[in-house]
Molecule: Bacterial RNase P class A
Organism: Thermoanaerobaculales bacterium
RNA sequence: UGAAGGAGGUGGGCCUUCGCUGCCUUCGGGUGGAGGAAAGUCCGGACUCCUGACGAGAUGCAUGCCGGAUAACGUCCGGCCGCGGUAACGCGAGGGAAAGUGCCGCAGAGAGCAGACAGCCCCCGGAUCAGCCCGGGGGUGAUGGUGAAAGGGUGCGGUAAGAGCGCACCGCUUCUCCGGUGACGGAGAAGGCAGGGUAAACCCCAUGCGGAGCAAGGCCAAAUAGGGAAGUCGAGGGUUUCUCGUCCCCGCCCUCCUUCGGGAGACGGCUUCCGGGUAGGCUGCUUGAGGCUGCCGGUGACGGCAGUCCAGAUGAAUGAAGGCCGCCCUUCGGGGUACAGAAUCCGGCUUAUAGCCUCCUUCAACCC
Numbered sequence: 001u002g003a004a005g006g007a008g009g010u011g012g013g014c015c016u017u018c019g020c021u022g023c024c025u026u027c028g029g030g031u032g033g034a035g036g037a038a039a040g041u042c043c044g045g046a047c048u049c050c051u052g053a054c055g056a057g058a059u060g061c062a063u064g065c066c067g068g069a070u071a072a073c074g075u076c077c078g079g080c081c082g083c084g085g086u087a088a089c090g091c092g093a094g095g096g097a098a099a100g101u102g103c104c105g106c107a108g109a110g111a112g113c114a115g116a117c118a119g120c121c122c123c124c125g126g127a128u129c130a131g132c133c134c135g136g137g138g139g140u141g142a143u144g145g146u147g148a149a150a151g152g153g154u155g156c157g158g159u160a161a162g163a164g165c166g167c168a169c170c171g172c173u174u175c176u177c178c179g180g181u182g183a184c185g186g187a188g189a190a191g192g193c194a195g196g197g198u199a200a201a202c203c204c205c206a207u208g209c210g211g212a213g214c215a216a217g218g219c220c221a222a223a224u225a226g227g228g229a230a231g232u233c234g235a236g237g238g239u240u241u242c243u244c245g246u247c248c249c250c251g252c253c254c255u256c257c258u259u260c261g262g263g264a265g266a267c268g269g270c271u272u273c274c275g276g277g278u279a280g281g282c283u284g285c286u287u288g289a290g291g292c293u294g295c296c297g298g299u300g301a302c303g304g305c306a307g308u309c310c311a312g313a314u315g316a317a318u319g320a321a322g323g324c325c326g327c328c329c330u331u332c333g334g335g336g337u338a339c340a341g342a343a344u345c346c347g348g349c350u351u352a353u354a355g356c357c358u359c360c361u362u363c364a365a366c367c368c
Stems, first nucleotide, its partner, number of pairs: 001364010012325007020033005035339001039350002042348005047213004052247007060209005065079005080094001081092004095204002100202002102198003117144002119140008152170006171193001172191008217283004227274008236250003254265004290309008326337004
């Protein structure tokens, strides 16, 4: 100097005039007022209500290496292993393929416990001076070919030709030792020794999980129609996926008529249809597992201590006009200035983001 990797910050400021809104007010005014993502509504909760209590099973969904952090999580931190990259680093839907099922197209001889096409070697027969050639039998799986992948790889020896057939190294299996909390790593010994891949395929294993949501919920005021109809059930019904068990709570075993077959009604449950009222106010409402700064502990996530700070609208509040700056580009005329606005509140994840600034690291070239 160039290319690249990781982390953090900012993303607008000042003045004038008018304007909006919460709280306080001596009514003069004072003081406060959108984000790093407020977005997505994907996870986890706080809080509120429903469900009579407890337990078991099933279904469904989620997570999936080890150790930590946290209120919790499917998040985050630190590691291990694997893959990518020269590297800094990045990514991982990271348990199980020897429980079972499925799939691996085409090509190829053959793709799960498979397979011999071409080729090589041996034997026999034909033909030939001999060889080449043709046919048959046997051996082979090294060579060639197909493929993403062919029952270990490379090399040497050996063989009729070959092959772990033998040997060396690597790989694989079993055992032992060492280090580590652990995932795992390292070393050694023995054994010629390998049941491919795929589970973000079905599945198996381990662990976890009530429901609904501030339009939750509470209070006040007001109004209507305690409405009507049909079907079905008749001893059961009740815990917002289902089933079972135990306990608990509510209800039923009722009335009339009858040709004694049954019918009607009441009560209760379930399903469906028609119709009516409530469109108001207050609250929930903002102090929280909260933000920021400093110090301490920790590799870190994070924790502790001290100080300081604090939107609450309700058809929806922070805006409009003018001027001067900041930053970027410029042909010096000028142009541009990102993504984007709280709605119960937090912790995360994901997505969007013009530009500008800072720090650390890797690689390459050059100079000293």